[in-house]
C1' cells in the first nucleotide's frame, strides 16, 4: 500500500484475577477471566487441483479466527427534534487479519 471486518465456529487440562487495542460507556468473569497446552471446529487471504484464461468449484499446505456488528460511540457530512444537546443515517479515522 491492497482487500475484508452485520455471516461462521469450543470443549477438556494447568494456572488463578483480570479481560474486551486506546478514552468514555456497556459488558464477560471464582458456575473460573487473561495466558499456556491438547484435541476439535469455522472461514477461505495466500497456496494446490479442475478449467485455455476469467468466473466458478473442490481440497486444506501457510496464516487467521472460535462472547457481544471491529461490543457501541470517538472525526466529518446529511436530515429531524431541539437550542446545545439527543437520536437516525452515512463516511472516515483507529484497530485486527491477509497479501
Nucleotide at each position: 500500500u491492497u482487500a475484508u471486518c452485520a455471516a461462521g465456529a469450543g470443549u477438556g487440562g494447568c494456572u488463578g484475577a483480570a479481560g474486551g487495542a486506546c478514552a468514555g460507556g456497556c459488558c464477560u468473569u471464582a458456575c473460573g477471566a487473561c495466558g499456556c497446552c491438547a484435541c476439535a471446529g469455522c472461514a477461505a487471504c495466500c497456496u494446490g487441483c479442475u478449467u485455455u484464461u476469467c468466473c466458478a468449484g473442490c481440497a486444506a499446505g501457510g496464516u487467521g479466527c472460535u462472547a457481544a456488528u471491529u461490543c457501541c460511540u470517538g472525526c466529518g457530512g446529511u436530515a429531524u427534534g431541539a437550542u446545545u444537546u439527543a437520536a437516525u443515517u452515512u463516511u472516515a479515522a483507529u484497530g485486527a487479519u491477509u497479501a
A computed fold for a 99-nucleotide RNA from uncultured Eubacterium sp., annotated as SAM riboswitch aptamer (S box leader). The coordinates come from a structure-prediction model, not an experiment, and the mean pLDDT is 78.